[in-house]
This is a predicted complex of two RNAs, RNase P RNA and transfer RNA, with 420 nucleotides together. The prediction has a mean pLDDT of 77. It holds a member of the Rfam family "Bacterial RNase P class A". Its family is annotated with tRNA processing, dimeric ribonuclease P complex and ribonuclease P activity in the Gene Ontology. Rfam describes the family as follows. Ribonuclease P (RNase P) is a ubiquitous endoribonuclease, found in archaea, bacteria and eukarya as well as chloroplasts and mitochondria. Rfam classes the family as a ribozyme.
């Protein structure tokens, strides 16, 4: 210098003037004054939770759905972190729905002789021999042996080499792969070494399925707006209850009396102090955790967060509706750091 | 706001348990027939299977993410 890989940060228009919209506080009240007022994704609604209702809570089984390497983080997760293994890349580094195909079933089109209890189309070898011959041989119906070579295919029942054989073959041997066992290291996924075995086990589970683990259903358009005491009647091996079953608690339903409560509303509550933000310190490789100080920072319901002017800047994607943690997708600009490969110079 | 279904030719729809070159009807275009047209008959063209990835030897079909359209809930 070129090419590439990884990561971090800034900003999300600013200032001034005038006029508005909306939440809150002050005030008896209007006026008025002061003060708060969209995002990193508010989005998609793809996961996980909080919260609410199904009388309260617990156990088991089935169905349905989901997840799937190890350890950790977390309220939880299909998320994140650190690793393992596999694949890609010269490398930095990136990607991975990564349990089981020796539980069972299914499928593997076309091509091909044969596609899973393999298979003789071409071919190689032996026997035998009608034929032919330049006597070296050629050819070879038929009967057998052979999975080494050709050919087909995404895939052909371990690979390479040497020996062996009529030709061949793990038939024998060496190395590699594979399987089983042992030892060592590691918390574990797993790794390394050694021994044994001639090889047994094609692929597909984002096909059914098996194994392990997780999940009750609905979804703020959920829901709340009370409850207590007494009496009577009926039922009780009952009924209510979140498929079904079991166990525990509450007996259950209807009516009346009484105490108490009561503005049932497109108009009240749920509705914003929260797994909250910021700074510092400490622990951990990290995700994250602990402690201290400090702050209160949108809350609408036809739905606010805007308009005009001046100067600077030139700005994309995009607008909350119960809340929170993630993932995914959209997006203009600027700055910085680390690393890899190659080339050149010293 | 929440839940849910669908996307294949110009239009309306098939496509089964993944198999080669995705079909049907209507429509379009060309021809035959007719003096001309319609009808009828013969033929032809027309498809990124909404889109981008993945699994598989192989994807319209199976899985995941986006885009678009429809339906329901007070």
């Nucleotide at each position: 210098g070129a090419u590439g890989c990884c990561g971090u940060g800034a900003a999300g228009g600013g200032u001034g003037a005038u006029c508005g919209c909306u939440g809150g506080u002050u005030u008896a009240a209007u006026c008025a004054a002061c003060u708060g007022g969209a995002g990193g994704a508010a989005a998609g609604u793809c996961c996980g939770g909080g919260c609410g209702c199904c009388a309260a809570a617990g156990g088991g089984u089935a169905a349905a759905g989901g997840u799937g390497c190890a350890g950790g983080c977390u309220a939880a997760c299909g998320g994140c972190c650190u690793g393992u293994c596999a694949g890609g890349g010269c490398a930095a580094c990136c990607u991975g729905a990564a349990g089981g195909a020796a539980a069972g079933u299914g499928c593997c089109a076309c091509a091909g002789a044969g596609a899973a209890u393999a298979g003789a189309c071409c071919g190689c070898c032996g026997c035998a021999g009608a034929c032919u011959u330049u006597c070296g041989g050629g050819c070879g119906a038929g009967c057998g042996g052979c999975a080494a070579g050709g050919g087909u295919g995404a895939a052909a029942c371990g690979g390479u080499g040497c020996g062996g054989u009529a030709a061949g073959a793990g038939c024998g041997c060496a190395c590699c792969g594979c399987a089983u066992c042992u030892u060592u290291g590691g918390a574990g996924a797993c790794a390394a070494a050694g021994a044994u075995g001639g090889c047994a086990c094609g692929g597909u589970a984002a096909a059914c399925c098996c194994c392990a683990c997780c999940u009750g259903g609905c979804g703020c358009a959920a829901g709340a707006c009370a409850g207590g005491a007494g009496c009577u009647a009926u039922c009780a091996u009952a009924a209510c209850a979140g498929a079904c079953c079991c166990c525990u608690u509450g007996g259950a339903u209807a009516g009346c009396u009484u105490c108490g409560a009561u503005u049932c509303g497109a108009u009240u509550c749920g509705c914003g102090u929260g797994a909250g933000g910021u700074u510092c310190u400490g622990g951990g490789c990290g995700a994250c955790c602990a402690g201290a100080a400090u702050c209160c920072c949108a809350g609408a319901u036809g739905a606010a967060u805007g308009a005009u002017c001046a100067c600077c800047a030139u700005u994309a994607c995009a607008g909350a509706a119960c809340c929170c943690g993630g993932c995914u997708u959209a997006c203009g600009u600027c700055a910085c750091g680390g690393c890899a490969u190659c080339g050149c110079c010293u | 706001g929440c839940c849910u279904u669908c996307g294949u030719a110009g239009c309306u729809c098939a496509g089964c348990u993944g198999g080669a070159u995705a079909g049907a009807g209507c429509g379009a275009c060309g021809g035959u027939u007719u003096c001309c047209u319609a009808a009828a008959c013969c033929g032809u063209a027309g498809g990124u299977c909404g889109u981008g990835g993945g699994u598989u030897c192989g994807a319209g079909u199976c899985c995941c993410g986006c885009c678009g359209a429809g339906g329901g809930c007070a």